[in-house]
Model confidence (mean pLDDT): 83 of 100. Predicted 3D model of a 73-nucleotide RNA (transfer RNA) from a Lachnospiraceae bacterium. It matches the Rfam family "tRNA". From the family's description: Transfer RNA (tRNA) molecules are approximately 80 nucleotides in length.
RNA sequence: AUUCGUGUAGCUCAGCAGGAAGAGCGUCCCUCUCCUAAAGGGAAGGCAGCGAGUCCGAAUCUCGCCACGAAUG
Numbered sequence: 001a002u003u004c005g006u007g008u009a010g011c012u013c014a015g016c017a018g019g020a021a022g023a024g025c026g027u028c029c030c031u032c033u034c035c036u037a038a039a040g041g042g043a044a045g046g047c048a049g050c051g052a053g054u055c056c057g058a059a060u061c062u063c064g065c066c067a068c069g070a071a072u073g
Stems, first nucleotide, its partner, number of pairs: 001072007010025004019056001027043005049065005
């Protein structure tokens, strides 16, 4: 430099034949317990790397840029 891939909640990831965001862990609260842990119940937390386009409607399609990874030179 070129090509390909990834970028979604604090972390690890799912969802990608467009109809509109979820799991596990973690955090907080409650129950239980003499207390803690475990167990059970509940809650908060993301407009989706940034920007633009297409569309009635985009995390999902298209384009540009950025970051990271891989391959090639």

The sequence is in RNAcentral, with records from ENA.